[in-house]
RNA sequence: CCAGACGGUUGGAUGACCGCGCGCAGCGGGCCGAAAGGUGCUGCGGGAGGAAAGUCCGGGCUCCACGGGGAUACGGUGCCGGGUAACGCCCGGCGGGGGCGACCCUAGGGAAAGUGCCACAGAAAGCAAACCGCCCCGGAUCCGUCCGGGGUAAGGGUGAAAGGGUGCGGUAAGAGCGCACCGCUCCGGGGGCAACUUCGGAGGCAUGGUAAACCCCACCGGGAGCAAGACCGAAUAGGGACGAUGGCGGCUUGCCGCAGGCGCAUCCCCGCGCUGUCGUCCGGGUAGGUCGCGCGAGGCGUCCAGCGAUGGGCGUCCCAGAUGAAUGGUCAUCCAGCGCUUCGGCGUGGACAGAACCCGGCUUACAGACCGUCUGGCUAU
RNA sequence: GGGGGUGUAGCUCAGAUGGUUAGAGCGCUGGCCUGUCACGCCAGAGGCCGCGGGUUCAAGUCCCGUCACUCCCGCCA
Numbered sequence: 001c002c003a004g005a006c007g008g009u010u011g012g013a014u015g016a017c018c019g020c021g022c023g024c025a026g027c028g029g030g031c032c033g034a035a036a037g038g039u040g041c042u043g044c045g046g047g048a049g050g051a052a053a054g055u056c057c058g059g060g061c062u063c064c065a066c067g068g069g070g071a072u073a074c075g076g077u078g079c080c081g082g083g084u085a086a087c088g089c090c091c092g093g094c095g096g097g098g099g100c101g102a103c104c105c106u107a108g109g110g111a112a113a114g115u116g117c118c119a120c121a122g123a124a125a126g127c128a129a130a131c132c133g134c135c136c137c138g139g140a141u142c143c144g145u146c147c148g149g150g151g152u153a154a155g156g157g158u159g160a161a162a163g164g165g166u167g168c169g170g171u172a173a174g175a176g177c178g179c180a181c182c183g184c185u186c187c188g189g190g191g192g193c194a195a196c197u198u199c200g201g202a203g204g205c206a207u208g209g210u211a212a213a214c215c216c217c218a219c220c221g222g223g224a225g226c227a228a229g230a231c232c233g234a235a236u237a238g239g240g241a242c243g244a245u246g247g248c249g250g251c252u253u254g255c256c257g258c259a260g261g262c263g264c265a266u267c268c269c270c271g272c273g274c275u276g277u278c279g280u281c282c283g284g285g286u287a288g289g290u291c292g293c294g295c296g297a298g299g300c301g302u303c304c305a306g307c308g309a310u311g312g313g314c315g316u317c318c319c320a321g322a323u324g325a326a327u328g329g330u331c332a333u334c335c336a337g338c339g340c341u342u343c344g345g346c347g348u349g350g351a352c353a354g355a356a357c358c359c360g361g362c363u364u365a366c367a368g369a370c371c372g373u374c375u376g377g378c379u380a381u
Numbered sequence: 382g383g384g385g386g387u388g389u390a391g392c393u394c395a396g397a398u399g400g401u402u403a404g405a406g407c408g409c410u411g412g413c414c415u416g417u418c419a420c421g422c423c424a425g426a427g428g429c430c431g432c433g434g435g436u437u438c439a440a441g442u443c444c445c446g447u448c449a450c451u452c453c454c455g456c457c458a
């Protein structure tokens, strides 16, 4: 210098003026509202994010349910150890795979408990299997071969997969049939908390794949969500209590029936449906209002423990809280970027996106700028 | 806040428990028919099954992530 791997930071800066909503202090005692409550002016302070997003996990908080334990069903998780309030997250390892390498990926328990499936091709696809080929025996023969019986999984062919692999021996041809090495299974010793690894021995090899098919095993899980929930609390309708009043009849004396009244567009008849009236008070609940609502698994700095995730100590700081919903606009100077250039400048222009109960993760979107560690190659010293 | 569905050809939809080359109707293109058009007949093109990974011998189908669209419920005492 080129190519690349991993990790982290930032997400335009400064100033002036005018606004918006929030908090605090002071002033004011007016306005809106039935009330609860809200509202003004001045000054000061602070006012979006790394993802505020998707709502995919886990918790806090609140209400509901619940005597304890177990089982079943359903859902989730799944190598080992650690971290954490908790997790499906994170860290460190192990095994497997990829890359020359830095490094990256990995749903990675169980297939010798059971069931299912393995298309097409192929002779045979799960109590294995003889199509071609090879070999042996018998028979026929026109000596080219053909027919029948048997052996053989080494070779060809099919397939994703054909019941260990390579080599030597062996054999009629073959075959773990025998042997060596590799793999596998089992046993024992060493290392490690463990996953696992290493060494030695034994066994000729049994046990194909699939559980992101059913299933088995182990562990975890009560439900709902700030429109949770708490408080204050109209009008109207409906409920209750008391009082007054009302045409007739019945009785059980406060109810029932009829009449009456109202509605079915209008008038008459018939029919159907609804129904006492007024006043005062009470409680529930709705609209509306207030709280919940930001001191927190909190930020920054530093020290200690730890490989690390993280934990602990000390110091310091207070840092959005709306509810049709604030967080903005203009100007000036500069900083990147882009375009033009007579190299003096000029023009353009700022990624993704925006809180809504809060927090820890994951995932997704993101113009650019900067920093650190490491790998491979080339060149020079 | 909570729950569900859909995405396959230009359009509307199929695709049972994974299997060989993903189909249908309408539309489109070419030819035939006709004096011409329509109708009709014949033939053909057109799909990385929304996107990215994974499991499997094999994925439109199973699993994970993600994007877009759409519907329902959470007030009416």
Stems, first nucleotide, its partner, number of pairs: 001377010012334007020047001022045006030039003049352001053363002056361005061225004074221005079093005094108001095106004109216002114214002116210003131156002133152008164182006183205001184203008229291004239282007247258005260275005298317008335350001337348004382454007391407004400438001409425005431447005
Record summary: Predicted 3D model of RNase P RNA and transfer RNA as a complex of 458 nucleotides. It holds a member of the Rfam family "Bacterial RNase P class A". Gene Ontology terms of the family: dimeric ribonuclease P complex, tRNA processing and ribonuclease P activity. Its mean pLDDT, the model's own confidence on a scale to 100, is 78.